RNA sequence: AGGGUUUGAUCAUGGCUCAGAAUGAACGCUGGCGGCAUGCCUAACACAUGCAAGUCGAACGAGAUCUUCGGAUCUAGUGGCGCACGGGUGAGUAACGCGUGGGAACCUACCUUUUAGUUCGGGACAACGUUUGGAAACGAACGCUAAUACCGUAUACGCCCUCCGGGGGAAAGGUCAGCCGCUAAAAGAGGGGCCCGCGUCUGAUUAGCUUGUUGGUAAGGUAAUGGCUUACCAAGGCUACGAUCAGUAGCUGGUCUGAGAGGAUGAUCAGCCACACUGGGACUGAGACACGGCCCAGACUCCUACGGGAGGCAGCAGUGGGGAAUAUUGGACAAUGGAGGCAACUCUGAUCCAGCAAUGCCGCGUGUGUGAUGAAGGCCCUAGGGUUGUAAAGCACUUUCAACGGUGAAGAUGAUGACGGUAGCCGUAGAAGAAGCCCCGGCUAACUUCGUGCCAGCAGCCGCGGUAAUACGAAGGGACCUAGCGUAAUUCGGAAUUACUGGGCGUAAAGCGCGCGUAGGCGGUUAAGUAAGUUAAUUGUGAAAGCCCAAAGCUCAACUUUGGAAUUGCAAUUAAAACUAUUUAGCUAGAGUUUAUCAGAGGAAAGCGGAAUACAUAGUGUAGAGGUGAAAUUCGUAGAUAUUAUGUAGAACACCAGUUGCGAAGGCGGCUUUCUGGGAUAACACUGACGCUGAGGUGCGAAAGUAUGGGUAGCGAAGAGGAUUAGAUACCCUCGUAGUCCAUACCGUAAACGAUGAUUGUUAGAUGUUGGAAAUUUAUUUUCAGUAUCACAGCUAACGCGUUAAACAAUCCGCCUGGGGAGUACGACCGCAAGGUUAAAACUCAAAUGAAUUGACGGGGACCCGCACAAGCGGUGGAGCAUGUGGUUUAAUUCGAAGCUACGCGCAGAACCUUACCAACACUUGACAUGUCUGUCGCGGAAUUCAGAGAUGAAUUCUUUCGGUUCGGCCGGACAGAACACAGGUGCUGCAUGGCUGUCGUCAGCUCGUGUCGUGAGAUGUUGGGUUAAGUCCCGCAACGAGCGCAACCCCUACUUCUAGUUGCCAUCAGGUUAAGCUGGGCACUCUAGUAGGACUGCCUGUGAUAAGCAGGAGGAAGGUUGGGAUGACGUCAAGUCCUCAUGGCCCUUACGUGUUGGGCUACACACGUGCUACAAUGGCAGUGACAAUGAGAUGCUAAACGGCGACGUUAAGCUAAACUCAAAAACCUGCCUCAGUUCGGAUUGCACUCUGCAACUCGAGUGCAUGAAGCUGGAAUCGCUAGUAAUCGCUCAUCAGCGCGGAGCGGUGAAUACGUUCCCGGGUCUUGUACACACCGCCCGUCACACCAUGGAAGUUGGUUUUACCUUAAGGCAUGUCACUAACCCUCGGGAAGUGCGUGACCACGGUAUGAUCGGCGACUGGGGUGAAGUCAUAACAAGGUAGCCGUA
Repeated sequence: AGGGUUUGAUCAUGGCUCAGAAUGAACGCUGGCGGCAUGCCUAACACAUGCAAGUCGAACGAGAUCUUCGGAUCUAGUGGCGCACGGGUGAGUAACGCGUGGGAACCUACCUUUUAGUUCGGGACAACGUUUGGAAACGAACGCUAAUACCGUAUACGCCCUCCGGGGGAAAGGUCAGCCGCUAAAAGAGGGGCCCGCGUCUGAUUAGCUUGUUGGUAAGGUAAUGGCUUACCAAGGCUACGAUCAGUAGCUGGUCUGAGAGGAUGAUCAGCCACACUGGGACUGAGACACGGCCCAGACUCCUACGGGAGGCAGCAGUGGGGAAUAUUGGACAAUGGAGGCAACUCUGAUCCAGCAAUGCCGCGUGUGUGAUGAAGGCCCUAGGGUUGUAAAGCACUUUCAACGGUGAAGAUGAUGACGGUAGCCGUAGAAGAAGCCCCGGCUAACUUCGUGCCAGCAGCCGCGGUAAUACGAAGGGACCUAGCGUAAUUCGGAAUUACUGGGCGUAAAGCGCGCGUAGGCGGUUAAGUAAGUUAAUUGUGAAAGCCCAAAGCUCAACUUUGGAAUUGCAAUUAAAACUAUUUAGCUAGAGUUUAUCAGAGGAAAGCGGAAUACAUAGUGUAGAGGUGAAAUUCGUAGAUAUUAUGUAGAACACCAGUUGCGAAGGCGGCUUUCUGGGAUAACACUGACGCUGAGGUGCGAAAGUAUGGGUAGCGAAGAGGAUUAGAUACCCUCGUAGUCCAUACCGUAAACGAUGAUUGUUAGAUGUUGGAAAUUUAUUUUCAGUAUCACAGCUAACGCGUUAAACAAUCCGCCUGGGGAGUACGACCGCAAGGUUAAAACUCAAAUGAAUUGACGGGGACCCGCACAAGCGGUGGAGCAUGUGGUUUAAUUCGAAGCUACGCGCAGAACCUUACCAACACUUGACAUGUCUGUCGCGGAAUUCAGAGAUGAAUUCUUUCGGUUCGGCCGGACAGAACACAGGUGCUGCAUGGCUGUCGUCAGCUCGUGUCGUGAGAUGUUGGGUUAAGUCCCGCAACGAGCGCAACCCCUACUUCUAGUUGCCAUCAGGUUAAGCUGGGCACUCUAGUAGGACUGCCUGUGAUAAGCAGGAGGAAGGUUGGGAUGACGUCAAGUCCUCAUGGCCCUUACGUGUUGGGCUACACACGUGCUACAAUGGCAGUGACAAUGAGAUGCUAAACGGCGACGUUAAGCUAAACUCAAAAACCUGCCUCAGUUCGGAUUGCACUCUGCAACUCGAGUGCAUGAAGCUGGAAUCGCUAGUAAUCGCUCAUCAGCGCGGAGCGGUGAAUACGUUCCCGGGUCUUGUACACACCGCCCGUCACACCAUGGAAGUUGGUUUUACCUUAAGGCAUGUCACUAACCCUCGGGAAGUGCGUGACCACGGUAUGAUCGGCGACUGGGGUGAAGUCAUAACAAGGUAGCCGUA
């Protein structure tokens, strides 16, 4: 300090998520030691048992025990002090409760200091005794008694009251030299009560609250101020700076985190507060409204003799319960502290210790050195090795900790040690007793094998798993941390993701639709005063602990001690006066007023006008008119449409008209008049900061809509009809109601947009334009206010903005904080309604979004090309047959190929073989290869016999007896046998692959280096202007170059030269025949096959830009690539092929391998593709006689001759082929046929044959005779072809024993047409839009159906809190009483004072009745929402999304 995740990639926005630290913690696995800490966060739930507050005999009497008779000890009681401390808990409390700083009207036991005192008397009550009630708890009556208990009196320096004369008030003694007490008073210290300023959570979907309420007077009350209480008077008090109400919460020092500012938190320790089963109340006391006191009410528990009683662990232990979860019914008062006591001492679950728990922090250990054969074992492997790994073993050492034995503290100033025989120290033995957890796809350090096969599972986010998983499970190995390690939870951080420090709002979330204006905030200039803010200094305070710094003590550390710093705060005092503020006095630059001029669709009202439309009347006129993509509904012979004239009605105002004007916005458009708002300019006279913004508030506010009344020509939701369509509740057409218009009143919303709040100032320009002013050289310049386009700086994620800012600054307001749910629900306010405004949550996702980039796509655009269309010629689709495919069938009909780019394809040729399929029968180291061992010397061929369907098995005979040799079964080779390694597989996966191939496409494209531009993806180059078949070339250009493609180089073809002439040729010469280059001869020609030339826009003219090029021409065999072929860029289709071959993985191994026979691949209702033959006269048949080329041939081509009607047969010459043979070319030409199912057509079938072959039944080809089907030019649709092409004609070859209408080639004859690029298809370039990127075969919306989830409404029902009114009143204090009783004092002895009891009154807790308010739970039914596998219906949006989309409204 950042990282992952939206995209094909990029930048931004924005959420989610991770790495860090922390915890009173919990869970899982594991666990050696010690120190220091910490340990019910939940039920303020209920509690058994024990303990937690007593003490004093030096206040008092009595009793008991003991006695050395001196007394001592113990016990209950009277009395004193304490029990208000210490300890626990956090329920309540949003408060003067707490924190901090101040204040005045107070109290204070014990303690300290000081002053003055401590006289004289009196009457009782407990205990105790007697009697007595009760189960108990606990009492009752009578009698006796003491005191430091109670009462009176005396005195009063100071004290209190006072009318200032005066009046009032105290004490206690004990032990006995000392001392401890007591009374009054003053002061101190410490403690406490009260008041005030400031600070102290959330909600406005809580906006008004308050009657003792706010103040005053008087009185009461209190320790004390005060409505604290009461009476009277006044009507106040609080609140948008958030009252009241609701929810939540003890507050703080601090703690955690963070760079800080902050955020979260309030365990342990410390301060304060509150509480003590729940609610109320007082008593006592210095102090309480009292945790281990009292009374009452309530709930609960216990005892009971049923009459009545007892209790309160939120003290320490402990129990039950709750819970994920939190310890011992321990020891001691030794230390520190507390209570009582003169003291000894007693008490103390405060405290100090120990126990339990890895709960945390800190420290230590589980060994150290050496040790390579790199052991064994494990794992991996390319089988070589690698790794575990110096790790182990082995050898040599050490002993911390633990164990055992011994010794043994400090804590204790004089005594006293729970801890504790503890810490420490010494010794002994032995590597001995001591390592786990999690992770290994990225983030994030660490990788392999096996298993599994979208299963099981993992996952913090992204995401893994569908047969080769570094992501699941296991193993090996590795990484991190370590007595711990992981998981889940919570807090802060990262998150600048609430932004004070430190964010934003044109398009990502975000500017209110627009004004006016209240509060508030902010505010020009000069001077003076003040000192609130501000600044400085000083003082006080800011507890201790903690944090930080420096030391010190435990062996170190954690921990502890000491000192310092800090505590950013608050208050007081003093000082300053710049700024803000305030007061006073001025100024004129802001603002306003005045005068003059000016522009304008600014607003309101009234009137007027013409064009158009519709309707009405009348005329002319006749059959159609309307309308559309095309139609129809509709109108029209009852006269439409058209046209003419006249009239009526309502609405809107052509041209002018303009990125012109005006207005705050909405908005405003014929003309005239009236009324009226605002603005600009000029003058510079006046006022003198009067200003800006503006929460609430208030006004205006398009369209639609609402109400009432008018009006209604056109248009036109709803509705009707006609079309379109699969449907068409739409788009199109014909009608048409509300509405649109007017008046009045509502509504208050729009994509109300510049998606840009208002105001002020500053910051280059250029151009156009509107309104005004000035100057002059009369055509310009300057200036003010607008409006628009470009553009510098600057800004921006980019697009873009740019003096009209989205720049630089200032002020004020509004708004935003992931997407969805949702601008929805509930509540409130507004509205007649529709609805509007305000405005959530549960739940769900890991994205949603902006701008730009590259592609792809578009029923977007521009340009260009192609037999793409068009123009032509001929076909297919109809028939029959052939062939391939689908389907069906079958034991099998082997397998593959599937739009173009499968289908006469793999197959250049299935009768057996092929053959992979089926049936049956056989074999198992195998039909084939290598290795080991043994044996033989071969093998092979021919024949015969037996068994069998055959493979095969058995036997016999004959033939030939392997090669080399060092003569050794020595080497090679062959065969047979045995066992095992293995062979074998046309079995699976072409989606694991190589290689090869198809296709886009022979389309013109595809890229790179450097440079430049851009934050970047990327762009530029490669775009542009021309041109080309071409990214071909030229020009221009922030590009300059280069590569793969194009072209060229290669082959054939068209012309020529030269060379060479045999098997080719024959012009000339000679010979020669019935005929023939037949012969001599020749190589001139043809030809053959080598070489060279030739064509390059080279030349001319025109055009073009003077270029590239294009057009025409000349010459030339050939002219603009001469014509063909080979040649296929980067890539696309997970295209095809595991059945050519190769190959990973998986599978089979007496079978999925190998062999044999037979069958099948040839089936046949049917559908499709590709072909052949035809339908005829441009033909058929017959006949005549010419002209080709490529090729092939020894298991071959086969001449000639003969036989056969023929296929063919017999015989036989030549030829290894420029020589011989196949071989005859066919169309052509001549004759007949004369338009018919024919002299067309030949399918089908019968008979008889031929050939090949071991074998033609399933299942070959051919011949002859006979038979003579469909078919008379083919629907929708569709294919090929641009010249030696189409069409047509035959010939040859490969494969092959034989077999083709297929395939590969060859030549012969030989056309038509192309205006052109609008349209269809495909492609290329540029551009545009995009919500697509698996890329339009894309994306994606809504209803319905099903499942699940949370949520709203809902008759009601059930709880909590609370308001108001009334009733009831316990205990209690207060007030009061003609009641009763009574020791102290007084007394005139009657009584009084005073007290106690009792009665009454108001107050009041619990409780009751009624009533609202508010918050929950459940709820038949119901509403929408979300999420789900591949459901249903349509196709709304994204491209012009096929009707542009969107917003508001109905």